[in-house]
RNA sequence: UCCCCAUCCCCGGGGAGCCAUGAGGCUGAGAGGGCGGUUGAAGUCCGCCGACCCGUUGAACCUGAACCCGUUAGCACGGGCGGAGGGAAGGGCCGGCACUUUCGC
Numbered sequence: 001u002c003c004c005c006a007u008c009c010c011c012g013g014g015g016a017g018c019c020a021u022g023a024g025g026c027u028g029a030g031a032g033g034g035c036g037g038u039u040g041a042a043g044u045c046c047g048c049c050g051a052c053c054c055g056u057u058g059a060a061c062c063u064g065a066a067c068c069c070g071u072u073a074g075c076a077c078g079g080g081c082g083g084a085g086g087g088a089a090g091g092g093c094c095g096g097c098a099c100u101u102u103c104g105c
Base pairs, nucleotide, nucleotide: 001098003096004095007092008091009090011055012054013053014052017026018025019024033049034048035047036046037045061086062085063084067080068079069078070077
């Protein structure tokens, strides 16, 4: 110096449902915690931050999809669609290997 690389991020991608609606309850890693804007009002619309998940070995997430079968009060869940189509691959440290240069024997 090149390559690989556990891990990390000042790097990037992503979602926020159902019941109830007074409190609260369910699934889940996460179901809107903080600030601002819009508005008659508002995470139910927009922006920033936070938590969480994921980054090509990519089912994190999106599309098909207001999908199909079973199941549930509903979401969820099992199977299908389906390894179908898309989807973020920047950097630092440690370590490993190889090469080059210099010095010493």